[in-house]
Order: sequence, then structure tokens, then C1' cells
RNA sequence: UUGCUCUCAACGGGGUGCUUCGUUUGAAGCUGAGAGAGACUUCGCGUCUCAACCCGCUGAACCUGAUCUGGCUUAUACCAGCGGAGGGAUUGCGGGCGGGUUGAAU
Repeated sequence: UUGCUCUCAACGGGGUGCUUCGUUUGAAGCUGAGAGAGACUUCGCGUCUCAACCCGCUGAACCUGAUCUGGCUUAUACCAGCGGAGGGAUUGCGGGCGGGUUGAAU
């Protein structure tokens, strides 16, 4: 000086579904890392905040395709395909393993 990799920190990105009962708040069940709480609201669940969780180009965290296709199921959930498809959010200190160049000593 530089390559790869790992922890941590700050910053940033993301989703919050399905079914049943009830309905004034709600309760129970399923998968999962995560299905939470609150506020605004033109009442469209549209927007925002916080918490936890996951992910940040080594990018399947997540979105589009998609109320898609097949399977399973009570189910738009879940599994697989789609997917060698398209998008998608970074900096730093430090540790480890190397490379190059140069200097000193012997």
C1' cells in the first nucleotide's frame, strides 16, 4: 500500500399475513427470525412513529409478476415452481489470513 474475510458500532432498507368465534374493546389456532403497540385519517387500511426481528451489493431481507401455476389445506395462509426473471438499502474502527513495493539489520 492492497485483496479476502469476521465481530462490533452508527446509519439505512423491509414485512407485520391467513382462518374460526365474537364484535365495544377482543380471544383462539397456523407458518415463520419476525404476524407487536400507538397515532392520524379523505375511512381507501392510505400514511406516520416506536419496539422486536431480519437484511444491507457475497443483496430470496423485501417488492413486482400474483386473487399466477401445481400440491396441501378451512384458508388469498403453508410448500414447491416462477427464479441463471426484473427491482432492491453503506460507511467506519478493530481482529484474522495473504499479496506487492520499499527501508533497516544480519